[in-house]
Context: one part of a larger RNA
Formats: sequence, structure tokens, C1' cells
RNA sequence: ACCGGCGAGUUAUCCAUUGUGGCGAGGUUAAGCGGAAGACGCGGAGCCGCAGCGAAAGCGAGUCUUAAUAGGGCGUUUAGUCACAGUGGGUAGACCCGAAACCACAGUGAUCUAUGCAUGGCCAGGCUGAAGCUCAGGUAAAAAUGAGUGGAGGGCCGAACCCGUGAGUGUUGAAAAACUUUGGGAUGAGCUGUGCAUAGGGGUGAAAUGCCAAUCGAACGUGGAGAUAGCUGGUUCUCCCCGAAAUAGCUUUAGGGCUAGCCUCAGGGAAUGAACGCAGACGGUAGAGCUCUGAUCGGGCUAGGGGGCGUAAAGCCUACCGACCCCAGUCAAACUGCGAAUGGCUGUGUUAGAGGAACCUGGGAGUCAGACUGCGAGUGAUAAGACCCGUAGUCAAGAGGGAAACAGCCCAGACCGCCGACUAAGGUCCCAAAUGCUGUACUAAGUGGAAAAGGAUGUAGGAUUUCGAAAACAACCAGGAUGUUGGCUCAGAAGCAGCCACCAUUCAAAGAGUGCGUAAUAGCUCACUGGUCGAGAGGUCCUGCGCCGAAAAUGUCCGGGGCUCAAGUACAGAACCGAAGUUGCGGCAUGCAAAUGCAUGGGUAGGGGAGCGUACCAUACGGGGUGAAGCUGUACCGUAAGGAGCAGUGGACUGUAUGGCAGUGAGAAUGCCGGU
Repeated sequence: ACCGGCGAGUUAUCCAUUGUGGCGAGGUUAAGCGGAAGACGCGGAGCCGCAGCGAAAGCGAGUCUUAAUAGGGCGUUUAGUCACAGUGGGUAGACCCGAAACCACAGUGAUCUAUGCAUGGCCAGGCUGAAGCUCAGGUAAAAAUGAGUGGAGGGCCGAACCCGUGAGUGUUGAAAAACUUUGGGAUGAGCUGUGCAUAGGGGUGAAAUGCCAAUCGAACGUGGAGAUAGCUGGUUCUCCCCGAAAUAGCUUUAGGGCUAGCCUCAGGGAAUGAACGCAGACGGUAGAGCUCUGAUCGGGCUAGGGGGCGUAAAGCCUACCGACCCCAGUCAAACUGCGAAUGGCUGUGUUAGAGGAACCUGGGAGUCAGACUGCGAGUGAUAAGACCCGUAGUCAAGAGGGAAACAGCCCAGACCGCCGACUAAGGUCCCAAAUGCUGUACUAAGUGGAAAAGGAUGUAGGAUUUCGAAAACAACCAGGAUGUUGGCUCAGAAGCAGCCACCAUUCAAAGAGUGCGUAAUAGCUCACUGGUCGAGAGGUCCUGCGCCGAAAAUGUCCGGGGCUCAAGUACAGAACCGAAGUUGCGGCAUGCAAAUGCAUGGGUAGGGGAGCGUACCAUACGGGGUGAAGCUGUACCGUAAGGAGCAGUGGACUGUAUGGCAGUGAGAAUGCCGGU
């Protein structure tokens, strides 16, 4: 890992409720007794009901309150009770498995290990050379000094022995701690044999919460014990009908509860529900506005203030600030002299074969982690697949088609069958079902097929304006002068560093000069004018589609191929494809009492209904050595769970019908046991 078997809402009792049955103003016995044991009989104690009200005395179809014959509260117009079955609840282990823990015991443990006690054992070899002693030497005597002797030390090196420093190997190991190598101690607080002692709210501890038998922040065993588990996992056959919630309030509450909301079933009653129309009131949001509350821009007027003059004061001045007020212009969730749409409420009508509508009573729930998308707000950074509200949708609990793939987007709600038909979203060159469809334009960027501020004689369309056959625009030829080098400034300043002015003349025209240039002149140009040429030229604004802006990590932003009068974009049109939608044909089920009829049948939690199968029991009827059950095979029947027939195997039991009773259905629990 697979296969097989086992494996989870039970039992007792009480309560509530539903159904069935008995009896019925009544219903029923309990213990116990008889009965071999039951069945059955006896047993009426007790319980429930037939009357309530009051705290009670008590009264009673009433009673209590009260002074009350007033009002009010609770009652009075009758159905119960016993048994069985279903469902739910309480009490019990209460659907099953699962803790870590807590407590108890003259409970078991010191053969591991910690410490102690008693008694034994062990430590190759080498090195160093303390005290003391002897001698020499020295002295008044000593001390000191030297030589020898001596053999001390938690001394030195290093085997046995003890330990375990670094590394490698090992890591389903040879081993639940080792092996190899390296290393520390090795006469000591040393190592070790044997015996003994200390025991769990305890011992022992050169102290690490260490050790106390591979177990230690409190050993192990057994018991309380099926501890408790608001937590995780698991919970076994089928079909049919309906079908949620992820919210509010409270909660030592927040991943748990309770009540309500939303689901389901039964009973009741009756026109109450929904959508839409009409009528009537309600409101202070969007918007708007500036009266109020505040904020706010410019101007005017001015109280007041600052500064100056004045010896003080009066007074005067002021290119300073400036409330209120006036004019004009603005802003607001916590501003409103205004104010929608949508909305909710009341009345009334309409629409339906009267809605899986409303309402009332009772039984059973589940839900209290929600998610995204659009719209309206808040928090945040007008960030987030962010958080938090409101509102609608979808998912959750929803399959199908589209979006390449893609719970929450778009279309659309799957009872079953069909190699029919029409459509939705979305599509129609090939992958790939369906037009390389028709018409008019645009785009040249592979834009389409990612992006901003900003930038640009891209291109197409529109509007407006200026110039133009009295010749424009561009190009070419020619002119572009004089007073004058304007004045000032300056070393110089001559159109052209800078400041001021910007006149006049000659002219077809020519600035006291547009740019380059010089030290300053010079020089080259421009404006402006004539000629050549001969028909358009210039500016501004709006719009469509493009361009640049545009740098990232495996290999490119169409799903790919590939696409350019498109297979891109815009507008208009025709056809087709396309789903479990709609429809056609056939069938099943549910509701409507029945129906040739109508409607309905996606579904998690969950409620309700109907069945299949297993074991055993009762009754009835059967089968079986001429072969039961079981097993293997099989093309049959049933809407499903399932049920036959036949053949083989097997070798002794077994089926059907109607009831009853349950150790009654496995694929999941890191399930348990066995096998392979």
C1' cells in the first nucleotide's frame, strides 16, 4: 500500500409534542399475591382529568383587590386518560475515537543512576628531587653556603584503568548514543568489586531542574475513569418535495452560546400578501444657495491701532495695519431663508386558475468565519485581491454557453431520453461550428494586441480669418539710400555693450535698424521695394485615427497560426453559428380531490415524505441429497436501494406472505485486527 473482517444517535427514566388503538366524565393501576415460568386474573394505595380565585383564612361559577354592589386581574360556554410507535428535550459516559493533566494506594522500584556506610581490590615504566639527616665549611656559638644522603607532592611524561576535547563515519546505524582518529586524568576530592541505606506533596544532587531502570518542572503500576475536551477527525442503503444563514441584541463574549431574523412540517382561519396604477400626506440626501453657523478672494468706506511732528496737551501728517458696514466673487459631514429622483406609509383599484403569498398556533432545525462585482459613503494615500457600512447581483448551495485557461464578470437556472428546430451572451480566414458577406470611411503605427504629464509641418474631416490675375506665397535678378558716426555714455560705442529719443529728406522702396560680424570702422544679411514667374498661399480653433514619451530579469503583452481597400477601427445593413435557455417528440414524478388539463421537478446546512436490503421472532404456506445456504459466471426485470432465471461449484439447510423486534447497511476516523 491493497484485500477481508470489525467499527459510531444506543438503553433506562421523566417531560413536551405528533400519530395509532382501548375506554370515555372518566381513564389507569404500582408494589405485592395467585399462576412451574408466562399469558392471564386479583390488587384502587396512588396518579391524571372533571373548577376556579386568593399570600392565606377562605369563598366558589366565580374569586381577588377595595369602603365599594365602581373599575380592573385571573377564571367560567367541558375531554380526558392509558398503552404503543415517531420526534425533540432533561438526567445519566448519552453518536464514536482522542488529551496534556488531577487525586488515591501500610502499591512497585536505588540490578540504571545520585549520595552515603561497611568490607575488599587496582594503579607498567620513566622524570623531578621539598623537608629532614650526614659531611665539609664557617662562627665566640650560630645562621648562611657547598657536597652528599633522603624521597615529599590533589608534582611532571606516559600504558592499564577512568573520562569523552576536536573532527570524520554512522543517522530505515553493526549500535534507541557506537566506531575511527585526536584528546583529558592517571597516588588521588582517584578508579573499582561485593553487601547495605535514602522513595515520589519524596529521595539524592562539587547545582545541570541533573539523576531516581532507554521515562523526570515531579518515576512507574493500578484505581477514581468511559475524568473533562465551547477543540480536530470520523459517522455506513435508496428515491421524492421544500430549502436557509454567515445578521441584530445580550454574553469573562468574540472560531462558543441564548432569544429574534431567515428554512421546514402539521393544524387553523380567511382576502389579509406581491407587483403595478391612482389619490393623500412624510422626509432634508443629490443638487443648489450663503439668511443663519463658520471659512474665504478683490475693492470701497471707516471705528481703532502703529509711525512722525508737537515741552505737555490740543492738533496736524501718514506710499503702514485695519474690525464693522457696502459692492463684486467663492467653500462646508457635524451650515440651510431652498430642494429633487429613488424610497417608505395610508387608502383605493387592476393583474392573475390566488402567490411554494400573507397571518395565527404548535413540532423540528440549521445559521452567528462569508466572498467578489456594480453603485453610494467612511478609514487609508479619492493605495490594496485592504478594512468597515448601505444597496443590488452572483458564488456560497448553481451545472450549461462566453470571457484562451479563470467560485464571485456576461448570457442562462440542468426531472429523464433523442445523430430534430430557433435563439442568448459571444462569434463566423485556419486550428474551430458559422459570411475571407454588402456599403461608406479611417488607420500604416502590426496601432489593433498594456500606460501619464508633456511634445511634434503624421494623416483625414470641419469652422474661421488674412493675402492673392490691380499677380499673392516660395525661388531667382536688382535695390535696401541721405541728414548721420542721432543724442548721451565711453578708451572706442559709427543701425547692432548700455541709457534716451525714434525725427526728417530723397524715393518704386529702405528701421535712427532683424540677425551674424569688428577693438571701433568695414563686411554679410533682414524688414521694405521693383523685376522674372503665373494660382493659390499663410494663420488660428475644433474633431477622428495614429507617432514619441515607453528600461528587468527562461522567450514575444493577439489563446496560436497568421492578418494591412484586414482577418484592425467607426457607422449602417443582410445572413449564419452558438447553451442543459426556448421549442418538437417520447417518458417519469409531485401539487391541484379526479382529469383527455394546468403548473412544477439545480441545490449545501437543514426539515418533511416514501421505500430497498440484513439478522432474529410469531403465524400461514412452501422448497431441499432427483442437491439447501454460500461462492463463480451471466446478454433478464425494476425509477433507485435492489430482485429473479439459468449453468458450474458446494454438500445441508432454506424461502415467500403478513406482522413484530433490532448488536440492521462503511470508503474515508495518521481508525482496530488479520492476510498478502

A computed fold for a 676-nucleotide part of an RNA from Anaerovibrio lipolyticus, annotated as large-subunit ribosomal RNA, domain II. RNAcentral holds the full RNA, with entries from ENA, Rfam and SILVA. Model confidence (mean pLDDT): 86 of 100. Lineage of the source: Bacteria > Bacillati > Bacillota > Negativicutes > Anaerovibrio.